[in-house]
RNA sequence: UCGAUAUCAAGAGCGACGGAGGGACUGGCCCUGCGAUGUCGCGGCAACCCCUUAAGGGAAGGUGCCAAUUCCAGCGGGAUCGCAAGAUCCCGGGAGAUAGCGA
Numbered sequence: 001u002c003g004a005u006a007u008c009a010a011g012a013g014c015g016a017c018g019g020a021g022g023g024a025c026u027g028g029c030c031c032u033g034c035g036a037u038g039u040c041g042c043g044g045c046a047a048c049c050c051c052u053u054a055a056g057g058g059a060a061g062g063u064g065c066c067a068a069u070u071c072c073a074g075c076g077g078g079a080u081c082g083c084a085a086g087a088u089c090c091c092g093g094g095a096g097a098u099a100g101c102g103a
Stems, first nucleotide, its partner, number of pairs: 001103003005099004013042005021031003025074004043066003047063003050058003070095001075092007
């Protein structure tokens, strides 16, 4: 990097450095000099592996994660409302993320 599989409505932040962008992409909406993103330290969560005989629990180890449902939508279908434009909701899909497995 690619493939198939599982999960994605729960959970968990402080400090130092630094100084303008960030939330994958597009649109929306939002976060941000009351200091974002990032790096480091410490702390925490418990999704998968793991440990624990099982339920339940754990956090030593490998990943992962710690604003907002994956922040919402993007493609297709349905329900309700509406003259319409459209609005709200639901289902499936796509994309993405994470894990363990395989190549």
Molecule: SAM riboswitch aptamer (S box leader)
Organism: Pelotalea chapellei